[in-house]
A computed fold for a 75-nucleotide RNA from a soil metagenome, annotated as c-di-GMP-I riboswitch aptamer. The sequence is in RNAcentral, with records from MGnify.
RNA sequence: GCAAAACCGUCGAAAGGCGGUGACGCAGAGUCACGGGGCUACCGCGAUCCGAUCGCCAUGCCAGCCGGGCCGCCA
Numbered sequence: 001g002c003a004a005a006a007c008c009g010u011c012g013a014a015a016g017g018c019g020g021u022g023a024c025g026c027a028g029a030g031u032c033a034c035g036g037g038g039c040u041a042c043c044g045c046g047a048u049c050c051g052a053u054c055g056c057c058a059u060g061c062c063a064g065c066c067g068g069g070c071c072g073c074c075a
Base pairs, nucleotide, nucleotide: 001026002025006021007020008019009018010017011016024064028071030070031069032068034067035066036065037062038061039060044056045055046054047053048052
């Protein structure tokens, strides 16, 4: 310097994001979805006892999961 969880508000179908309070931690816990991995499943597809539920699926999300690119700090 940053800011986890939790709480409040807000956006979102959700994952999650943003703001406030707050600090679990982090020597880059700066930034970027390029690779791996993980999360959600609106829409779509399929199934079904046709109430709805279940399965599959990323174009969505996670950078505080790992690697990598860029920028940066100390000796």
The coordinates come from a structure-prediction model, not an experiment, and the mean pLDDT is 89.